[in-house]
RNA sequence: GCGCACAUAGCUCAGCAGGAUAGAGCAACGGACUUCUAAUCCGUAGGCCGAGGGUUCGAAUCCUUCUGUGCGCG
Repeated sequence: GCGCACAUAGCUCAGCAGGAUAGAGCAACGGACUUCUAAUCCGUAGGCCGAGGGUUCGAAUCCUUCUGUGCGCG
């Protein structure tokens, strides 16, 4: 330099042939239980989906440029 893939909550991920309140597990916080802790159970908060632009009535999802990461080729 070229090609491919990925980027969604603190972490690991799902959701992607567009449809409208964006989810799960772990972690965090509060409560129940317990002599206390752990475990278990209940609940709460937390992301407008890497950034810009475009298509569309409507974009996390499609197109494009850029940024970052990983893999392969030279």
Annotation:
This is a predicted structure of a 74-nucleotide RNA (transfer RNA) from a Bacillota bacterium. It was read from a public genome assembly. The source organism's lineage runs through Bacteria, Bacillati and Bacillota.